The part of an RNA shown here (small-subunit ribosomal RNA, 5' domain) has 529 nucleotides and comes from an uncultured bacterium. It matches the Rfam family "Bacterial small subunit ribosomal RNA". Rfam links the family to the GO terms structural constituent of ribosome and ribosome. The RNAcentral record of the full RNA draws on ENA and SILVA. The coordinates come from a structure-prediction model, not an experiment, and the mean pLDDT is 84.
Context: one part of a larger RNA
RNA sequence: ACGCUAGCGACAGGCUUAACACAUGCCUUUCAAGGGGCAGCGGGAAGGUUAGCUUGCUAAUCUUUGCCGGCGACCGGCGCACGGGUGAGUAACACGUAUGCAACCUGUCCGGUACAGGGGGAUAAGCGGCGGAAACGCCGUCUAAUACCGCGUGACAACCCGAGGGGGCAUCCCCUUGGGUUCAAAGGAGAGAUCCGGUACCGGCUGGGCAUGCGGCGCAUUAGCUAUUUGGCGGGGCAACGGCCCACCAAGGCGACGAUGCGUAGGGGUUCUGAGAGGAAGGUCCCCCACACUGGAACUGAGACACGGUCCAAACUCCUACGGGAGGCAGCAUUGAGGAAUAUUGGUCAAUGGGCGCAAGCCUGAACCAGCCAAGUCGCGUGAGGGAAGACGGCCCUACGGGUUGUAAACCUCUUUUGCCGGGGAGCAAGCCUGAGCACGUGUGCCCAGGCGGAGAGUACCCGGAGAAAAAGCAUCGGCUAACUCUGUGCCACCAUCCUCGGUAAUACGGAUGAUGCGAGCGUUAUCC
Numbered sequence: 001a002c003g004c005u006a007g008c009g010a011c012a013g014g015c016u017u018a019a020c021a022c023a024u025g026c027c028u029u030u031c032a033a034g035g036g037g038c039a040g041c042g043g044g045a046a047g048g049u050u051a052g053c054u055u056g057c058u059a060a061u062c063u064u065u066g067c068c069g070g071c072g073a074c075c076g077g078c079g080c081a082c083g084g085g086u087g088a089g090u091a092a093c094a095c096g097u098a099u100g101c102a103a104c105c106u107g108u109c110c111g112g113u114a115c116a117g118g119g120g121g122a123u124a125a126g127c128g129g130c131g132g133a134a135a136c137g138c139c140g141u142c143u144a145a146u147a148c149c150g151c152g153u154g155a156c157a158a159c160c161c162g163a164g165g166g167g168g169c170a171u172c173c174c175c176u177u178g179g180g181u182u183c184a185a186a187g188g189a190g191a192g193a194u195c196c197g198g199u200a201c202c203g204g205c206u207g208g209g210c211a212u213g214c215g216g217c218g219c220a221u222u223a224g225c226u227a228u229u230u231g232g233c234g235g236g237g238c239a240a241c242g243g244c245c246c247a248c249c250a251a252g253g254c255g256a257c258g259a260u261g262c263g264u265a266g267g268g269g270u271u272c273u274g275a276g277a278g279g280a281a282g283g284u285c286c287c288c289c290a291c292a293c294u295g296g297a298a299c300u301g302a303g304a305c306a307c308g309g310u311c312c313a314a315a316c317u318c319c320u321a322c323g324g325g326a327g328g329c330a331g332c333a334u335u336g337a338g339g340a341a342u343a344u345u346g347g348u349c350a351a352u353g354g355g356c357g358c359a360a361g362c363c364u365g366a367a368c369c370a371g372c373c374a375a376g377u378c379g380c381g382u383g384a385g386g387g388a389a390g391a392c393g394g395c396c397c398u399a400c401g402g403g404u405u406g407u408a409a410a411c412c413u414c415u416u417u418u419g420c421c422g423g424g425g426a427g428c429a430a431g432c433c434u435g436a437g438c439a440c441g442u443g444u445g446c447c448c449a450g451g452c453g454g455a456g457a458g459u460a461c462c463c464g465g466a467g468a469a470a471a472a473g474c475a476u477c478g479g480c481u482a483a484c485u486c487u488g489u490g491c492c493a494c495c496a497u498c499c500u501c502g503g504u505a506a507u508a509c510g511g512a513u514g515a516u517g518c519g520a521g522c523g524u525u526a527u528c529c
C1' cells in the first nucleotide's frame, strides 16, 4: 500500500512518485515620540445667520482653523539575510571531528572613553499639465526632515616618516613615544526632572569567513590526468589569505596508499536489526550545507549575490486597444496531473518565540490548537460469579445408543469501565491599564483597590442516572507449522513460498462442523536486518 473487518482513548506521524504545472485566499511589516501633511471621520476654538429667550446662555446651521483624537498615500528609520519549505545539485574542506588565523569581519546588545559647533543645496508627497488600453511614465513648480552635502573641531582610530623596549611562529607581533595627513554627528518627547536616540574609538558577547590533519561509496570491464596546470617575483582585488585575477619567469603538480573518468548520493546527531562484530537506512526532531520556474549578474546593506527584491536571457502561463505588459506555492491551506499511496481552501495570537515601537500596541499559516486517516506504538473495553435435564439445534459414529459443540446457552445473582443522558467545571495567566501609598534622586521596584485578560472549550476532569445494555473479527488447519473429519468435484475446477496437491474413498481444491493462532485488528504484497 491492498483485501476483509472495526468500540474508545492517549502519544507520535501523514506526497517515499512529477525540484510536474498551479485558480483563489492568507504567509512582513512596523514606527505619527524623525518629517512635510489633512482627503474622509470625531472633538475643540473663532466668526456669521436663525430660533428660544432668564440680554448672554442654549440649540440648529454655514464658513474658517491641523488646535486635539486620529489617518490613506509619500519622504525617512529599523526589519525584510530571521522564522518557514525542499533535497534538485554536490564525492566537495559540503559534512563530522580536531586544530590554526602573527591573514579576517560582526547591525542590534553589554562595559568604557570622548564628542555633537556652524552652514548649504535638493527632492518625494502636494499643486498645475501631458502621454498610455493597461502596467506605468514624463514635464513645470513649491516644501520638510533623524534624508543628502561641504566647513570647523577631533584621537588611544587609519595611513606615512622616525626613536626606544619586549616577545615570537618564517613572512612578523605587542607596548611606549615624536611629527605629519585624513575622516564625525541629529534630533525628538516631556511643564520639568529626565528619558529615547546620534557620532568616533577601545574592549566584550554572539554570529560568521578562511586554512589544515584525519574520517565516512560503487566500478580498474575507467590507468594515466593537468595549461593557470604547479611554483616564484611584482601588482590588482578582497573583511582577509590565496592563480582569486593579471604581466613576466621557471617546468612543474597529481597518480595502483587508486589520480582522472563514469555511476550513485545532501552530510551528521541518530534510527532499524544483531549476543556482538557487523549490515542497512538518514522520514519525524536537532545541527550544518545547498537550492528557490531554468541559466547568468550585480545593487542595497552589518550581513544576500537575496524563496514571497532588482536586472538580463530562455521556456511556460495569462492580459492586450497588437504598440506593450504581468507571473513564479520546494511557505500554509487548496486544485489538476503522476501514482499502490499520503490530510482542512479550519481557529487564535491565549501561551512560547520573532519584527517594529518609549509604551499602549500592531504584524506573525513561526507557534499553539482543532479537523481528517487503525498508517504506527501503548492502554482500556466488548462483561463477572453461579448454573447439567450435560436442553434444543448443528456435525460425526460401530447409529433404539453414544461422542462433540458445552458451563457454552437458557435461568439466578452482581458490576457499569468505555459509550449514552443530566449537572458541575478546571490548570494552562503571566501580564497590561487606571488610581492611591512606600522605598530610593522619580524611573524602576514593592504593595493595595478597580478594570481588561483563554483560540482550544463548556474540552479535560468530577458527580449523578438508566442499562448487560451499544461494541469481534481475520487468517490458517499435508510437511516446514499450532490445529481433522464429513461432503461435493474427479489432472476438471482450483490451490501453491518451497516440496508439491487434484486422473472416484483428496486431513492440500469448494462447502460444512470442529479446532488452532492472533485479536480492533488479521492476512497478502513490497522492502531492510
Stems, first nucleotide, its partner, number of pairs: 001524004007380005013373002015338001020336002024333003030077002034075002037071002041069003044065009085291003095215007104208002109204007117151001119149002126141006157182011187196003217263003224254003229251004234246003266288004270281004294313004316327004344370001346369003352366001353364004383414004393405005418470001420465005428456001431452005437446004473518005478499002485512004